[in-house]
Description:
The prediction has a mean pLDDT of 79. Bacterial large signal recognition particle RNA from an Abditibacteriota bacterium, 265 nucleotides, folded computationally. Rfam family: Bacterial large signal recognition particle RNA. Gene Ontology terms of the family: SRP-dependent cotranslational protein targeting to membrane, signal sequence recognition and signal recognition particle, plasma membrane targeting. Rfam describes the family as follows. The signal recognition particle (SRP) is a universally conserved ribonucleoprotein involved in the co-translational targeting of proteins to membranes. Rfam classes the family as a non-coding RNA gene. Of the family's consensus pairs, 87% are formed in the model. The RNAcentral record of the sequence draws on ENA. The gene name in the source record is ffs.
C1' cells in the first nucleotide's frame, strides 16, 4: 500500500417546562436521521446520568476535534408601538374663591363719581285726633212700711169748733236699673296726622358745586385652593416588532487534522 474479517464510535439536534441534577414520554422549532417494551396523579438513572432487548452500518464522504460559510432557535440588553396598571395636584384640562380693572356688554355732558343742603320711607318720645273700654254729668224709671211733701177715706182726742197721728192715691227724691245722643275725665293701641323734637344713613326724591367716569354681568389675566375623569410625568408589567447588539446552542455545506484490532499478500 492492497484484500478479507471484527470492534469502538454512530444510527438526529435544539427550546421551554418539569427535576437536586441528567435523559425520556408529552408540547414547540428545525429537519428526515432503525425497531420493540416502560412512562406526567410520570418512567429510568446519578456527574460515567434513560433502563431492557433486537437490528443496520462500520476506521472513514459516514466517527471525533478545530475553523469557515449559511440558516435557525433560546436567553439577556437597547429602541419603538399597543394594551392594561401604580403613583403624582410640586403640570395641562375642569371647577371654586379672591384681586386688579385688559377686552366686550350696560349706564353716563338729557351729567358718571364726589361734596353740601332739603324732603319722603323707617325708629323713639311727645302733642292732637280716631277707636275700644270704664267712670261721672244730663234724661227716664224707681220706695206698701223702716225717705220727703201733701194727705181722700177711715182712726184717735174734743160737747162742738177744730186738732193730732197717718195708710192708699198723687208729686218728688235716695240706693238701684236703663239705653240713645251729647259733655267731662281716666286708660289702652300692629289706628291716623301738611303737628313738634330726637335718632338712623340702607332706599327714593328735589336743589346747588365740581366735571368724566362708573360697573364687575361675560370673557381674558394673576394668586390661592380642590379634583387623578381625561391628557401629561415617573415607575413597573404583558404582547408584538426592530437590531450585521451580546451570549449560548444547533441543522446543513465546505476545509484541514486526528483515531483501533486481527489475518494474509
Nucleotide at each position: 500500500u492492497c484484500g478479507c474479517g471484527c470492534u469502538a464510535a454512530g444510527c438526529g439536534g435544539g427550546g421551554a417546562g418539569a427535576u437536586a441534577g441528567c435523559g425520556g414520554u408529552g408540547c414547540c422549532c428545525u429537519g428526515c436521521a432503525u425497531c420493540u417494551g416502560c412512562a406526567a396523579u410520570c418512567c429510568g438513572c446519578u456527574u460515567u446520568a434513560g433502563c431492557a432487548g433486537a437490528g443496520c452500518c462500520g476506521a472513514a464522504u459516514u466517527c471525533c476535534c478545530u475553523c469557515g460559510c449559511c440558516u435557525c432557535g433560546g436567553c439577556c440588553c437597547g429602541c419603538g408601538u399597543u394594551u392594561g396598571u401604580g403613583a403624582g395636584g410640586c403640570c395641562g384640562c375642569u371647577c371654586g374663591a379672591a384681586c386688579g380693572g385688559c377686552g366686550c356688554a350696560a349706564c353716563g355732558u338729557u351729567g358718571a363719581g364726589a361734596a353740601g343742603u332739603g324732603g319722603g320711607c323707617c325708629u323713639c318720645g311727645u302733642g292732637c285726633g280716631a277707636c275700644a273700654c270704664c267712670a261721672g254729668c244730663c234724661u227716664g224709671u224707681a220706695a206698701a212700711c223702716c225717705c220727703c211733701g201733701c194727705c181722700a177715706g177711715g182712726g184717735c182726742c174734743g160737747g162742738a169748733a177744730g186738732g193730732c197721728a197717718g195708710c192708699a192715691a198723687c208729686g218728688g227724691u235716695a240706693a238701684g236699673c236703663a239705653a240713645u245722643c251729647g259733655c267731662u275725665g281716666g286708660c289702652g293701641u300692629g289706628c291716623g296726622c301738611c303737628g313738634c323734637g330726637a335718632g338712623a344713613c340702607u332706599c327714593c326724591u328735589g336743589c346747588u358745586u365740581u366735571g368724566a367716569g362708573u360697573c364687575g354681568g361675560c370673557g381674558a389675566g394673576u394668586u390661592c385652593g380642590a379634583u387623578c375623569c381625561c391628557g401629561c410625568u415617573c415607575g413597573g408589567a404583558a404582547a408584538c416588532g426592530c437590531g450585521c447588539g451580546g451570549u449560548c446552542a444547533a441543522a446543513g455545506c465546505g476545509a484541514a487534522g486526528g483515531u483501533g484490532c486481527g489475518c494474509g499478500a